[in-house]
Context: one part of a larger RNA
RNA sequence: UUGGGUUUAAAGGGAGCGCAGGCUGGUCAUUAAGCGUGCUGUGAAAUGCUGAGGCUCAACCUUAGGAUUGCAGCGCGAACUGGUAGCCUUGAGUGCGUUGGAAGUAGGCGGAAUUUGUGGUGUAGCGGUGAAAUGCUUAGAUAUCACGAAGAACUCCGAUUGCGAAGGCAGCUUACUGUGACGUCACUGACGCUGAGGCUCGAAAGUGCGGGUAUCGAACAGGAUUAGAUACCCUGGUAGUCCGCACGGUAAACGAUGGAUGCUCGUUGUUCGUACUUUGUGUAUGAGCGACUAAGCGAAAGCAUUAAGCAUCCCACCUGGGGAGUACGCCGGCAACGGUGAAACUC
Numbered sequence: 001u002u003g004g005g006u007u008u009a010a011a012g013g014g015a016g017c018g019c020a021g022g023c024u025g026g027u028c029a030u031u032a033a034g035c036g037u038g039c040u041g042u043g044a045a046a047u048g049c050u051g052a053g054g055c056u057c058a059a060c061c062u063u064a065g066g067a068u069u070g071c072a073g074c075g076c077g078a079a080c081u082g083g084u085a086g087c088c089u090u091g092a093g094u095g096c097g098u099u100g101g102a103a104g105u106a107g108g109c110g111g112a113a114u115u116u117g118u119g120g121u122g123u124a125g126c127g128g129u130g131a132a133a134u135g136c137u138u139a140g141a142u143a144u145c146a147c148g149a150a151g152a153a154c155u156c157c158g159a160u161u162g163c164g165a166a167g168g169c170a171g172c173u174u175a176c177u178g179u180g181a182c183g184u185c186a187c188u189g190a191c192g193c194u195g196a197g198g199c200u201c202g203a204a205a206g207u208g209c210g211g212g213u214a215u216c217g218a219a220c221a222g223g224a225u226u227a228g229a230u231a232c233c234c235u236g237g238u239a240g241u242c243c244g245c246a247c248g249g250u251a252a253a254c255g256a257u258g259g260a261u262g263c264u265c266g267u268u269g270u271u272c273g274u275a276c277u278u279u280g281u282g283u284a285u286g287a288g289c290g291a292c293u294a295a296g297c298g299a300a301a302g303c304a305u306u307a308a309g310c311a312u313c314c315c316a317c318c319u320g321g322g323g324a325g326u327a328c329g330c331c332g333g334c335a336a337c338g339g340u341g342a343a344a345c346u347c
Base pairs, nucleotide, nucleotide: 004318005317006316007301008300012315014201015200016199017198021194022193023192025088026087027086029084030083031082033081034080035077036076037075038074039073040072041071042070049065050064051063052062053061054060091191092188093187094186095184096183097182098181099180100179103177104176105175106174107173108172109171110154114150115149116148117147118146119145120144121143125136126135162169163168206247207246208245209244210243211242216240220236221235222234223233258314259313260312261311262310263309266292267291268290269289270288271287272286273285274284275283276282277280296303297302320347321346322345329340330339331338332337
């Protein structure tokens, strides 16, 4: 490299957009680059192959043929690939109508809880645990009432729900932005799929600067436990957790399942739309989200129209375990570190 593979054995890039590239719907005509076929030229000799011959045979030598699967030119063919020109509508997109949602960004507002401040009532404990202690408290705590402040998160609804490319998204409301589905079958007429590089987005933790800091809480301190206890438990508590701007770019970033398209037995639940309607917990249908199962597939577990089935196209990745996602180099980063990524040796 081929072959074979990638849910769980090694292996799907975290996700999207997209240049190049690869691949690409129906029909008609044309062209003849690819393709097929014929002819011509050339394809040195030797070697190798076949036939014949010469050394007594053979090796060896001589000779003839064929081959030299290539290249170029000239004809012919037109199914397929490509080129050109026209047409088409089912792929793709647009318009119009209807409609869905925790999709995003920015602003405004709300109540409960927590902590805290002030004041009132009130008195000796509170808190915490397996049991305790550290801690708080007669300078009046805990409890309780009233008023105030702050920050963070949004109980119920809530779901096997919904939306989003993924990460992710949940109090209410306003503005702006993105998006799905259905119907119509009006318009464009292949405008498509994928996508190395590239660009953008990307949980949590982390970093820089500036704010904020109620709760919780790495580090840290103390109390316990214990043989010890740099832990588990308890009392505190800094960074952080929150906001703005910038960086970083990783996760069991998971459905451990790349994207697109076509085909393929049924049952059932649910969300959204549409039509019909006897107006019902209805029927049919389209798009999603689930459960069960047949064929088929699979090493099995299982998957099964949302495939891990049957096929086509494109990308990514794998090739025994350890060494090692390490070393070195390069690229990126403020750093932390990230990306790329070996070998010796060993079993």
A computed fold for a 347-nucleotide part of an RNA from an uncultured bacterium, annotated as small-subunit ribosomal RNA, central domain. RNAcentral holds the full RNA, with entries from ENA.